Model confidence (mean pLDDT): 87 of 100. A computed fold for an 84-nucleotide RNA from Paenibacillus sp. UNC496MF, annotated as c-di-GMP-I riboswitch aptamer.
[in-house]
């Protein structure tokens, strides 16, 4: 240097749950907060999970992703520190 691991230095993100905003929603943003996180740092490529405005419709039902999710799982891309 690379790889496997995750002992260590710097630190680094940020659940619930609250305000404000913004969406049909589901959820996202910003602050405040801190459950965890060794990629909890990007990517909607696959597969699962939520939502149903709009369209259908067997019609106060029901079906459906263009919508969402990267702290769901794989997968790819990149990155700090450096013992065994």
């Nucleotide at each position: 240097a690379u790889g496997c691991a995750g002992a260590u230095u710097g630190g680094g993100c940020a659940a619930a749950c609250u305000g404000c905003g913004u969406g049909a929603a589901a959820g996202c943003g910003c602050a405040g907060g801190a459950c965890g996180c060794a990629a909890a740092a990007c990517c909607a490529c696959g597969g699962g999970u939520c939502u149903a405005a709009a369209g259908a419709u067997u019609c106060u039902u029901u079906c459906u992703a263009u919508g969402a999710u990267a702290g769901c799982c794989g997968g790819g891309u990149u990155g700090c520190c450096a013992a065994c």

Its Rfam family is "c-di-GMP-I riboswitch aptamer". Rfam links the family to the GO term cyclic-di-GMP binding.